[in-house]
Context: one part of a larger RNA
């Protein structure tokens, strides 16, 4: 040197454990913000480094509610000084204060800084004093945009742009979901260019708790259906498609949910009119129309707060602290009983979690009642609103008449886009650019086109509900994870660290039931350490549960 064997350093897998994540699934909520959010900056504590919390009124003031014997947040111990049965800390509500920067908004600016004016007011200083006053502080107010309403007012006659004043809003942040505007490419096609990827990713604008969309110029198909929205089907069908890759409906049917409305105009009124009309109210909203003329039946109750008109009170509930909640002891063994063992007892409670090992009956609690000044929400009732109530009205119906029914629109030509539909035999439907009807004997649809038949009325709004999402609040729960797992973060975590910068981004968890955290002695630089002693069930000894494995040492055997 090398094997074995032992005992030890190292080292932290392992096995236990869980303060932390994960995921479902119900509920709430679904906005903050010039009353200065969002996120900061810098400060606030007797001694204060970092969290938390709070702003010069600073781990806090004050009000109301709940609670009760302590307390003066957490690492984190101590000292000191206080507060608390006249209710404190501490839980909910609601007020007050709230530095500076940040949409930031007095101007600036290299965010947390610098500099203004105007009005007020402080302190000084001068003056007898009224008063005044270079500097300093403090309080307010001063950005821009837009809408309404006023006043004013150029070139310029009217006017108009502009100035001013009042008043009301907007600005900016936010996960994802929704709707518009623009809008890739890699990629697929086994290259690649129509095409695909994909109207996806991304950019932008705007909203709301939803959003959009919505009461047929729809489908259908000679039968009928009856508004949008979503899900299954229909169907990978019918189509499209370098008929390649690929893309891919609808109509039926079955469900969830369901809710209908308002203008404009014709007419009639009032006021105004530059006579052209125009404002207001009535009146009307359909596709069996309306209006107007005539007729004829009926009618006392209907209807509402999300559209259809429009606001409040009360009262219920319900959420935002809280309370009350049944039933045991002994024996045994051990450091300790919840374990054994003997006997009980509750139970609308035998969910969990904890106490020095496994507890219904010990604590928190559970099942089951109870309860709210304040603040929010909600639906229901009632107050309550509105329309109408004896007749010039409502509601229906019938004859007449021919007044009205949304114009640069609709079609149509070129260029484009959406639809399954790549231009095709292309309807539909939506933009551009040019043309441009009709007027209910009227218009459009039914997949070039005509024709019969059906059907439905564009060119004006609104509209609940079922549908998408979850950055966030409660609560349940898991054949999820258990510290290289599980969120990147169970520990100061978006911290430490790297980078100009955008941005990148860790690692680190477990003495014991209880610190009982080793008094006291000896060795010693009076440190380290080690030896004794003490403490513990056990030293497990703070480089602390278990403590593998690679290396390292020592010290027998054998071997070379």
């Nucleotide at each position: 040197g090398g094997u074995a064997c032992a005992g030890g350093g190292g080292g932290g897998a392992u096995g236990u454990c869980u303060u932390g994540g994960u995921g479902u699934c119900g509920a709430g909520a679904g906005g903050c913000g010039a009353u200065g959010a969002a996120g900061g900056a810098c400060g606030c504590g007797g001694c204060a480094g970092a969290c938390u919390g709070c702003g010069a009124a600073a781990a806090g003031c004050c009000c109301g509610g709940g609670g009760c014997a302590g307390g003066a947040g957490u690492c984190u111990a101590g000292c000191a000084u206080c507060c608390g049965u006249u209710a404190a800390u501490c839980c909910c509500g609601g007020g007050a204060u709230g530095u500076c920067c940040g949409a930031a908004u007095g101007g600036g600016g290299a965010a947390a800084c610098c500099c203004g004016a105007u009005g007020g007011g402080a302190a000084c200083g001068g003056g007898c004093a009224a008063c005044c006053g270079a500097a300093u502080c403090c309080c307010a107010u001063c950005a821009u945009c837009a809408g309404c309403g006023g006043c004013u007012g150029a070139a310029u006659g009217c006017a108009u742009a502009g100035g001013c004043c009042g008043u009301u809003g907007a600005g900016g942040c936010g996960a994802a979901c929704g709707c518009a505007g623009g809008g890739a490419a890699c990629u697929g096609a086994a290259a690649c260019a129509u095409c695909u990827u994909a109207g996806u990713a991304c950019c932008u604008g705007c909203a709301g708790g939803a959003a959009a969309g919505g009461a047929a110029a729809u489908c259908a198909a000679c039968c009928g259906a009856g508004a949008c929205u979503c899900c299954g089907u229909c169907a990978g069908u019918a189509g499209c498609g370098g008929c390649g890759a690929g893309c891919g409906a609808a109509c039926g049917c079955g469900g969830a949910u369901c809710a209908g409305c308002c203008c404009a105009a014709a007419c009639c009124a009032a006021g105004c009119u530059u006579c052209g009309g125009c404002u207001u109210g009535g009146g009307g909203u359909u596709g069996c129309g309306g209006g107007c003329g005539c007729c004829a039946a009926u009618c006392a109750g209907g209807a509402g707060u999300u559209a259809c008109a429009a606001a409040g009170g009360c009262a219920g509930c319900a959420c935002c602290a809280g309370u009350c909640g049944a039933a045991c002891g002994g024996u045994c063994u051990g450091g300790a009983a919840a374990g054994u063992c003997c006997g009980a007892c509750c139970a609308c409670a035998g969910a969990a979690g904890g106490u020095g090992a496994u507890a219904g009956u010990c604590c928190u609690g559970u099942a089951g009642g109870c309860c709210a000044a304040c603040g929010u929400g909600c639906c229901u009732g009632c107050c309550c609103u509105c329309c109408g109530u004896u007749a010039c009205g409502g509601u229906u119906g019938g004859c007449g008449u021919u007044c009205c029914a949304g114009a640069g629109u609709a079609g149509c030509a070129c260029g484009g886009a959406g639809c399954u539909c790549g231009u095709g035999g292309a309807a539909c439907u939506c933009c551009g650019u040019g043309u441009g009807a009709a007027g209910c004997u009227g218009g459009g649809g039914g997949g070039c086109c005509c024709a019969c038949c059906c059907u439905c009325c564009a060119a004006g709004g609104c509209u609940a509900a079922g549908u998408a999402c979850u950055c966030c609040u409660c609560g349940a729960c898991a054949a999820c994870c258990g510290a290289u797992a599980g969120u990147g973060a169970a520990c100061u975590a978006g911290u430490a660290g790297c980078g100009c910068g955008a941005g990148c981004g860790a690692a680190c968890g477990a003495u014991g039931a209880a610190a009982a955290g080793a008094a006291c002695c000896c060795u010693u630089a009076c440190u380290a350490a080690g030896g004794g002693a003490g403490u513990u069930a056990a030293a497990a000894g703070g480089a602390c549960c278990u403590g593998a494995a690679a290396c390292c040492c020592u010290g027998u055997a054998c071997u070379u």

Large-subunit ribosomal RNA, domain I from a Pseudomonadota bacterium, 560 nucleotides, folded computationally. The RNAcentral record of the full RNA draws on ENA. Its Rfam family is "Bacterial large subunit ribosomal RNA". NCBI's taxonomy places the organism under Bacteria, Pseudomonadati, Pseudomonadota.